[in-house]
Molecule: SAM riboswitch aptamer (S box leader)
Organism: Citricoccus sp. SGAir0253
């Protein structure tokens, strides 16, 4: 690469850099954006997927969030329809 499992209407923003589009793709809508969006970096935070720790009636169970690995921090994955849909985590390979 690829196939598998789980989740995706809760929650959580400031600073610096950059400079024109952005909200994955297609169609239609809606929205964000030179009062600087998107992105990148730093810090902070949210959450609880994995590790860890505690409990346990041992179940694919419940809890903690000090620590480790990710993730996330406009709008329900922005909305509707579509498509070999996508994203994140885990365990394979």
């Nucleotide at each position: 690469a690829c196939a598998c499992c789980a989740u995706c209407c809760a929650g959580a923003g400031c600073g610096g850099c950059c400079g024109a589009g952005a909200g994955a793709c297609c169609u239609g809508g809606c929205u964000c954006g030179a009062c600087g969006a998107c992105g990148c970096c730093g810090c902070a935070g949210c959450a609880a997927c994995c590790c860890g720790c505690c409990c346990g009636a041992c179940a694919g169970g419940g809890g903690c969030c000090c620590g480790g690995g990710u993730g996330c921090u406009a709008c329900c994955g922005c909305c509707a329809g579509g498509a070999c849909c996508g994203a994140u985590g885990g365990a394979g390979g």